SAM riboswitch aptamer (S box leader) from Actinobacteria bacterium ATB1, 130 nucleotides, folded computationally. It was read from a public genome assembly, where an Rfam model found it. NCBI's taxonomy places the organism under Bacteria, Bacillati, Actinomycetota. The model forms 97% of the base pairs in the Rfam consensus.

């Protein structure tokens, strides 16, 4: 570096140093920053993966304690790229009905900017194995 697994709309910030970028990469949009980024020390929180104790249930598991190992303390992993679908338009096909008009299906086809769902890809942390 790579692999697997799980989890990612919640929560938790000050003060020193330090001096211009920062919010992983690319592009695109939006914040954030000299009223001081990042990085790097101190303290303080936040949480509860993973250790540690206890019960339950025994197949996998689950509650609940604690705070050692990690992690974290702007915004959803800040938002969007790929695909699916909500929409529309024609073509078809069923019901009414004299017709048009309604409605219904869901098949084929073709649009889809914004905006919504949903998945995916990617990244992040843990925890395992080589």
């Nucleotide at each position: 570096a790579g692999c697997u697994c799980a989890u990612c709309g919640a929560g938790a910030g000050a003060g020193g140093u330090g001096g211009a970028g920062g919010g992983g990469u690319u592009c695109g949009g939006c914040c954030c920053a000299g009223u001081g980024a990042a990085g790097c020390c101190u303290c303080g929180g936040c949480a509860a993966c993973c250790a540690g104790g206890u019960g339950c249930a025994u197949a996998g598991g689950u509650g609940c304690c604690c705070a050692g190992g990690u992690g974290c303390c702007a915004a959803a992993u800040c938002c969007g790229a790929c695909c699916u679908u909500g929409c529309c338009g024609a073509c078809g096909g069923g019901u009414c009905g004299u017709g048009a008009u309604a409605u219904c299906c869901g098949g084929u086809c073709g649009g889809g900017a914004u905006c919504g769902a949903g998945g995916a890809a990617a990244g992040a942390u843990g925890a395992g194995g080589a």